[in-house]
Context: one part of a larger RNA
RNA sequence: UUGGGCGUAAAGGGUCCGCAGGCGGCCUUAUAAGUCAUUUGUCAAAUCUUCAGGCUCAACCCGAAGUCUGCGAAUGAUACUGUUAGGCUUGAGGACGGGAGAGGUAAGCGGAAUUGCUGGUGUAGGGGUUAAAUCCGUUAAUAUCAGCAAGAACACCGAAGGCGAAGGCAGCUUACUGGAACGUUCCUGACGCUCAUGGACGAAAGCGUGGGUAGCGAAAGGGAUUAGAUACCCCUGUAGUCCACGCCCUAAACGAUGAAUGCUAGAUAUUGGAAGUAUCGACCCUUUCAGUGUCGUUGAACCAAGCUAACGCGUUAAGCAUUCCGCCUGGGGAGUACGGCCGCAAGGCUAAAACUC
Numbered sequence: 001u002u003g004g005g006c007g008u009a010a011a012g013g014g015u016c017c018g019c020a021g022g023c024g025g026c027c028u029u030a031u032a033a034g035u036c037a038u039u040u041g042u043c044a045a046a047u048c049u050u051c052a053g054g055c056u057c058a059a060c061c062c063g064a065a066g067u068c069u070g071c072g073a074a075u076g077a078u079a080c081u082g083u084u085a086g087g088c089u090u091g092a093g094g095a096c097g098g099g100a101g102a103g104g105u106a107a108g109c110g111g112a113a114u115u116g117c118u119g120g121u122g123u124a125g126g127g128g129u130u131a132a133a134u135c136c137g138u139u140a141a142u143a144u145c146a147g148c149a150a151g152a153a154c155a156c157c158g159a160a161g162g163c164g165a166a167g168g169c170a171g172c173u174u175a176c177u178g179g180a181a182c183g184u185u186c187c188u189g190a191c192g193c194u195c196a197u198g199g200a201c202g203a204a205a206g207c208g209u210g211g212g213u214a215g216c217g218a219a220a221g222g223g224a225u226u227a228g229a230u231a232c233c234c235c236u237g238u239a240g241u242c243c244a245c246g247c248c249c250u251a252a253a254c255g256a257u258g259a260a261u262g263c264u265a266g267a268u269a270u271u272g273g274a275a276g277u278a279u280c281g282a283c284c285c286u287u288u289c290a291g292u293g294u295c296g297u298u299g300a301a302c303c304a305a306g307c308u309a310a311c312g313c314g315u316u317a318a319g320c321a322u323u324c325c326g327c328c329u330g331g332g333g334a335g336u337a338c339g340g341c342c343g344c345a346a347g348g349c350u351a352a353a354a355c356u357c
Stems, first nucleotide, its partner, number of pairs: 004328003007311002012325001014201004021194003025088004030083002033081002035077008048066004053061002091191001092188003095184003103177007110154001114150008125136002162169002206247006215241002220236004258324006266295011306313002330357003339350004
C1' cells in the first nucleotide's frame, strides 16, 4: 500500500466561513466521452502451457495451437455516469406574519454588600485558629448610627430552563445588530453537501502602551505546624484580576463522540411556535413542528430492534446506509531535536532519527 479503525484501548482538526477538488433531487430530448458487446489489427523470435512427433527413454530438438493484460480501428447498444437542450418542486433560498431568547456591540442608570474616609454613641478589647501567634486597638479599635467616596460583581427570579458555530453569554433601560424555530404555501427553480490550501473567531494565564485598583490574590515578608516545612493553616501583600487599544492562539477547547442527508418501536418531562376542542376569557385536554433531558435498581414480565470487547449507545445512535473532510498504525526516546513559518517575549504550528524494551 491493500485493509482495519477513531466515546473509554492509538486515533475527530477548538469552532465556523469558504476557493480549487470530490460528491449530488425528479421527468423528457439529443449525443455517445466514460461504460458494455461483436469484429479486426498489433503485442518479434526464443522462453512458458497443451497436444502430436524425432533422437532406444529422458534431458534435448521439431511442428501446431494457446496465454492474462494493454494499445489502435470499425460497427453496434444507451440502463447508469458525463455533456446538450427543455421542464418540475420534494432539497436549498426568498417573501409575508405573529411570537421566544443571559446571542453580539455601545451608552446610560440602580440597589445590596465590601473597603476606606468624616462625624456621633461607647470602652477595652478585637481578629484569627484544632490550639495559638504574628497583626489591629486608649493618637479610642471591634461594635453601632449617619454621611461621603471608590472599584468590582449582579442575591431572589433561576430551572435536568434559554441563546450562541465554538470559546462563551445573567441587575435594569435604550439604540444598533446577527441567528434559529413556527405558520402561510406566495416567489425562484437544484441555486445543493463537504472542503486540502486560505480566512475569521477563539476560556484562562501571559505580553506591550496608557488608565484604574474596593475585594481577592501568584511572587514576597512574617506567624504557626513539623525532625525539616521552600507546603497545607493564619496575618500582611506586589504583579494580576477591571477598562481601552494591540498581541498571544493554547486547554480534560469534552458529548473525550467531525459535517450533511435519509431510514429504523415507544414511554415520560420540559422550552418555543401552530392548529383543534372547550370557554365570557384563560388554563386544562388532543394533534403537530422544532429544541432540551430522562428511561437507574429489584423483579417472571414492560426499558423495542440493532450495535458494542465490555461499560454502555439506543430517532440528540455508538443502529442501518450514502457523500466529503480530519486523524491512527507497539511502549519509551518525543509532541522532543534540526530546519522552516509565526510571535515583542513567553512560546506556538509543522515534525523526525539514533538508541532502547